RNA sequence: UCAGAGAGCCGCGCAGCCGCGCUUUCUCGCCGUAAGGCGGGGGGGUGAGGAAAGUCCGGGCUUCAUAGAAACACGAUACCGGAUAACGUCCGGCGGGGGCGACCCCAGGGAUAGUGCCACAGAAAACAAACCGCCUGUUUCUUUUGUUCCGCCUUGCGCGGAACGGGGGCGCAGGUAAGGGUGAAAAGGUGCGGUAAGAGCGCACCGCCGCGCCGGUAACGGCCGCGGGCAUGGUAAACCCUAUCGGAAGCAAGACCAAAUAGGAACCAACGGCAUCUGAAAGAGGGUGCGGGCGCGUUUCUUCGCCAUUGGUUCGGGUAGGUUGCAGGAUCUGUGCGGUGACGCACAGGCUAGAUGAAUGGUUGCGGACGCCUUUCGGGGCGGUUACAAAACCCGGCUUACAGGCUCUCUGACAUU
Numbered sequence: 001u002c003a004g005a006g007a008g009c010c011g012c013g014c015a016g017c018c019g020c021g022c023u024u025u026c027u028c029g030c031c032g033u034a035a036g037g038c039g040g041g042g043g044g045g046u047g048a049g050g051a052a053a054g055u056c057c058g059g060g061c062u063u064c065a066u067a068g069a070a071a072c073a074c075g076a077u078a079c080c081g082g083a084u085a086a087c088g089u090c091c092g093g094c095g096g097g098g099g100c101g102a103c104c105c106c107a108g109g110g111a112u113a114g115u116g117c118c119a120c121a122g123a124a125a126a127c128a129a130a131c132c133g134c135c136u137g138u139u140u141c142u143u144u145u146g147u148u149c150c151g152c153c154u155u156g157c158g159c160g161g162a163a164c165g166g167g168g169g170c171g172c173a174g175g176u177a178a179g180g181g182u183g184a185a186a187a188g189g190u191g192c193g194g195u196a197a198g199a200g201c202g203c204a205c206c207g208c209c210g211c212g213c214c215g216g217u218a219a220c221g222g223c224c225g226c227g228g229g230c231a232u233g234g235u236a237a238a239c240c241c242u243a244u245c246g247g248a249a250g251c252a253a254g255a256c257c258a259a260a261u262a263g264g265a266a267c268c269a270a271c272g273g274c275a276u277c278u279g280a281a282a283g284a285g286g287g288u289g290c291g292g293g294c295g296c297g298u299u300u301c302u303u304c305g306c307c308a309u310u311g312g313u314u315c316g317g318g319u320a321g322g323u324u325g326c327a328g329g330a331u332c333u334g335u336g337c338g339g340u341g342a343c344g345c346a347c348a349g350g351c352u353a354g355a356u357g358a359a360u361g362g363u364u365g366c367g368g369a370c371g372c373c374u375u376u377c378g379g380g381g382c383g384g385u386u387a388c389a390a391a392a393c394c395c396g397g398c399u400u401a402c403a404g405g406c407u408c409u410c411u412g413a414c415a416u417u
């Protein structure tokens, strides 16, 4: 200097004028006996985010609801150890993979509980195998070659035939899984020996499995030791199995106030769980006991509370209002200590939106950054550029979007010293 990796921060600034929401305080006017009500003016304080978005997780809080236990359904998580209120988040490690490296990625338990799938190609894709090839034997063919014998003749290492042996071709039988081919993946890899040819068939090393020892809290690790020729393919964000966790709904939750000629009226059907008691009568809708129903994912058991005539039709009143929930918190800042870190502890200091059709805007000027042009490298000019985007109960995370700028640490390459 260039190229990269990781982490953090800012994200237009200043001034003038006009205009907004909340809160606090002072003051003025009107009405009213008073309490108080209505309206106006001034001062102080404060006023959208790192993602406020998505509505994906976890909680605080509220209601169901009085709780406890168990099972099921459904959902989620899944190596080890930590942090946290909690989590599926975060931190640190282990294992696997990628990268020269700094670093990055992993939906990381189980394939010997069971089921399913592995297209095409290939002989064969798991109870898995012979396409090419290699070896052995055998029928047959061969002017393919050697030897011997016989015959013939142009007596030539000539021709024809036969036998034996070797070679080769087609077929058949057996052996083989080393070599080649197909594929994402084919019954461990390399080498040596051995074999008819091959094969862990045997051996050495590597790999794998088991046991032991050592290190580590653990997951795991070890050019440690011994033994074994030794590995039942892969796939579970396929079904599934195992372990762990989880009630449901949600601020439009909920609470209070106000509001009803009205704690509405009329009509119809059914006999209103069983037993018993009082009583003239229980059809007088009473008491007691048993049983029943309801109480929010479903079921069962226990406990507690409530209900006890049920069902239907018509007429009719109120309800779109106000207050609250609603801003002091698992809170923020600074310093110190502990910890590799997430984070924790201590001390000191701070209060920073609370609207309800929804407030923080408009305008002017000067600049900044960025882009383009130009330059005598001092600078100058132009620009309709200046990101993503607005709280609505709150907090901790995750995911997604983002013009431009700044800081720190680390890695690689090149050059110089």
Base pairs, nucleotide, nucleotide: 001413002412003411004410005409006408007407008406009405010404012367013366014365015364016363017362018361020047021046022045023044024043025042026041027040028039029038030037031036049388053399054398056397057396058395059394060393061250062249063248064247067302068301069300070299071298072297074246075245076244077243078242079093080092081091082090083089094108095106096105097104098103109241110240114239115238116235117234118233131180132179133176134175135174136173137172138171140169141168142167144166145165146164147163148162149161150160151159152158153156188206189205190204191203192202193201207230208228209227210226211225212224213222214221215220254324255323256322257321264315265314266313267312268311269310270309273290274289275288276287277286292307293306294305295304331350332349333348334347335346336345337344338343368386369385370383371382372381373380374379
Overview
This is a predicted structure of a 417-nucleotide RNA (Bacterial RNase P class A) from Micavibrio sp. UBA6147. Of the family's consensus pairs, 96% are formed in the model. It was read from a public genome assembly, where an Rfam model found it. Its Rfam family is "Bacterial RNase P class A". The family's RNA type in Rfam is ribozyme.